[in-house]
Parts: sequence; structure tokens; C1' cells
RNA sequence: GAAGCGGGCCGGACGGCCGAUCGAUCCGACGGGAUCGGUAGGAAAGUCCGGACUCCACAGGGCAGGGCGCCAGGUAACGCCUGGGCGUCUCGUCCCGGGGGACCCGGGGCGGGGCGACGGAAAGUGCAACAGAGAGCAGACCGCCCCGAUUCCGUUCGGGGUAAGGGUGAAACGGUGGGGUAAGAGCCCACCAGCUCCGGGGGUAACUCCGGAGGCUCGGCAAACCCCGCCCGGAGCAAGGCCAAGCAGGGGGAGUCUCGGCGCCAGCCGGGACGACGGGUGGCCCGCCCGCCCCCGGGUAGGCCGCUAGAGCCCGCGGGUGACCGCGCGGCCCAGAGAGAUGGCCGUCGUCCCGAUGCGAAUCGGGAUACAGAAUCCGGCUUACAGGCCCGCUUCCUGA
RNA sequence: CGGGAUGUGGCGCAGCUUGGUCAGCGCGCGUGCCUUGGGAGCACGAGGCCGGGGGUUCAAAUCCCCCCAUCCCGACCA
Repeated sequence: GAAGCGGGCCGGACGGCCGAUCGAUCCGACGGGAUCGGUAGGAAAGUCCGGACUCCACAGGGCAGGGCGCCAGGUAACGCCUGGGCGUCUCGUCCCGGGGGACCCGGGGCGGGGCGACGGAAAGUGCAACAGAGAGCAGACCGCCCCGAUUCCGUUCGGGGUAAGGGUGAAACGGUGGGGUAAGAGCCCACCAGCUCCGGGGGUAACUCCGGAGGCUCGGCAAACCCCGCCCGGAGCAAGGCCAAGCAGGGGGAGUCUCGGCGCCAGCCGGGACGACGGGUGGCCCGCCCGCCCCCGGGUAGGCCGCUAGAGCCCGCGGGUGACCGCGCGGCCCAGAGAGAUGGCCGUCGUCCCGAUGCGAAUCGGGAUACAGAAUCCGGCUUACAGGCCCGCUUCCUGA
Repeated sequence: CGGGAUGUGGCGCAGCUUGGUCAGCGCGCGUGCCUUGGGAGCACGAGGCCGGGGGUUCAAAUCCCCCCAUCCCGACCA
């Protein structure tokens, strides 16, 4: 210097003219105007999680349902973040074994980086198409071996043993070597891998290291049902509160009881209560609260609050490996519109790319300058993004 | 702004709950037969990789995650 991987950050600047909106001050003839100041983002996005806030009972009981899932910590909370563990992939290096060698294959140690929805499959139920002899404590198709029969001495048939070899498959019940055997097989032995139990060491824990014994080995899927542990009431600022304006409480339907009035009765009118019913925005039962209810029809589409000062930003010090936390009587105010302002045009410059000239520095011409845009507010995740800067690691090239 | 649903040949839909040789139905389209010709009818056939991408699994239209597109609902008073 180039390439790759990982992480962090920025994402135009200045000037002029014309505007928009909010706040403060001032003026006004009440129509408004002037001055000053503020005015999008790292994702404002998707609305995928978690909260604040508001209403329903300050959120109740049970079932159903949903979510999460190694360990520890951080946090208001989380499915997020940090640190650690384990697994897996890859790179470098070293060691061991095999093959004749360059080298390849298999295994292991150390170091760096990436990825992981990472509880339980030796609780239960279930699934595995096609192929294949056999798909779950399995299986004799070929092969191998033994016995019997037959024989044209090639064989053929029947019975039995065998999972070492072939073949099928995504997956076939440890691997290598030796012993053993009729042939074989953890049948036995050595080493290795894995599991269970016991003892000891380290660590808060997940987990790991060492030693011993056992048995030969107990497969995959839980983003299948399920089991275990933890969490979850619902709705959402069009939440919700106050005021104003306006229409017709107009028509139809639909219970029981009681009081008053009218009436001879049937019944009608007005008031009250009850439960049924409906509502309280995923389902069921109970409970609680509210309301006479349902349908047709009618009216307004106005104002104020919520509404932006907050788990806020910056600086310094301290604690912590880190996420993060504490302190300062430290500094700052940083959009609040209401169908939606935060903009448009021009000029100069910057950055990048291409072309021409030039040894080079540079000059000239052309092009590009993204993704996008607050709508109650925060913490995350995910997705989109022209171009540029910085840091770390690996490999290669060049120079000293 | 908030909430919900859908996406499978040209069109309208099944299949997604229990993952497998399961991609199917109707209309439409093409060719042939029938008819004097057309329509109707009969026979045969073409056409989709299941909106896009990733993951789980031996295996995904189906299960899970992330995007894209389309559609629907939601004001207040009495």
C1' cells in the first nucleotide's frame, strides 16, 4: 500500500432573495403586522418486543391461551445489552497416527475471528415419504460359515448360525488394532471417544480438571404434542377530561313487580324497583362497575387540556473487566403542528466518479451528492442508506 | 395515527390445524373429432415453485423470523 472480516462515527458548508410554523416582546384601525429566538433523524420507518401515561375494580379468583428458556450481572422493563460457559464453522501454528514422497486423510492441543430461538429426547405420546431385506431396544437381499440331501462334481435345494464385508437411505445400534471362532460378533483385551455413578480440586454459577468403578454405547425431530421453570388482565392519546354548538328523544319493537292518577272491566299515562339482557374491545365460568335495552332515523365535525423539562443532553470526578451506576447544589433547554410548519430558488465552495491535457503538481469539461421525513413520549430490535473518516485482526506485495 | 386480514397458473378458489409421490378444482386457453359453418358437446394437452428472502427439519405452500404489496375497520353528541 492492496484485499477480506469485525467494530465505531459522520452523512454537506457559507451567502443572498422569497416564504411556513411555534414562543416571547411591542404596535394596532382587531382584519393583522414588526423585531428577536427555536424548528426532523440515525434511522423520525416497520409497528416486531418492552415500559411510562390514561380508562375500565389501584387489576380480583379459576380454567383455557400466549410468550420466554445455558449461567451471572445491568435495567423502569424486555425476547435488549454486557461478561462468562458450552457447541459449531473457519484461519494460523504445533503435536500424534496412516499412506512410498511433494502432499493428502484422520485425531488432538494452543491462539485469533464468525455464528448459535442454547431447558428436557436414559418422563410419556407421536412422526420419518421414496428407496431398502430391515426405520427403532431393528434387520438375513447379496455374501461368509456349518449340517443334511442331491449331483452331469460347475452346482442346486432345505435347515441353522453370523451384522466383519457389499448394497439402500438424510439416518442402519461406538472407532482402530489384536486375540478368539466353523465363520463372526465388546465375545475378550489394549488404546481412544462418549454416558452413568462415586471421591477430590477450581469457579457465585453455567461448567471444567483429576482419579476410580460400571456397562459396552442407551440415535434424530420439542420453530410436533408435551413436561419443567419463569412471566403475562384488557384496550389504546381517535386513550381520557372539560366547554360550546346543533337536531326530533321523532318512528318501530321488546319483560316482571310495585306506587299514584283515570277508567265498570280490559287497559292507558307518569314514577320507582328487580332480574333478564347489553356494555366495560381475544375465549369461558365467577365476581365487580355502568346502563332500561335493540333497530331505523337525526345533529356536530368547533375550542381548551392531555402536549412535550425528560428513565433528558453535555462536562468533570469516582466505582466496575464491561453493560451500567453514583456524585457535583457544575453547565444547557434541544420541534410541538393539528390534515399537519421545519421549505423553495440562485450563487460560491467541499466530497466522489468519468473524460481530456500534463513527467508530475494541477487545470478544464461533464455527471452524482443517498435512505428518508416527527404526530403522546421513552428503552431496544429489525430493515433502508450516495459517499467518506477512524480503530483492530488476518493474508499478500513493496521498502528500510 | 392506531388495530386487523389476505397473497397459490390468465381469473375465482381448495390444500396450510395432522410437514412427505400433493401441487388440485371450476371457468378460460391450445390442438383434434363432430357440424355446411359457428356455438354447445367429446377427447387430449400446455400453463404455477405457492408474494420475496432467511432459518428449523432428512424433507416446507404448510412450522418460525424479517421484508413487500393489497384490502378492511376505528371520531363525538343525543
About this RNA
Predicted 3D model of RNase P RNA and transfer RNA as a complex of 478 nucleotides. It holds a member of the Rfam family "Bacterial RNase P class A". By type it is a ribozyme. Gene Ontology terms of the family: dimeric ribonuclease P complex, tRNA processing and ribonuclease P activity. Model confidence (mean pLDDT): 77 of 100.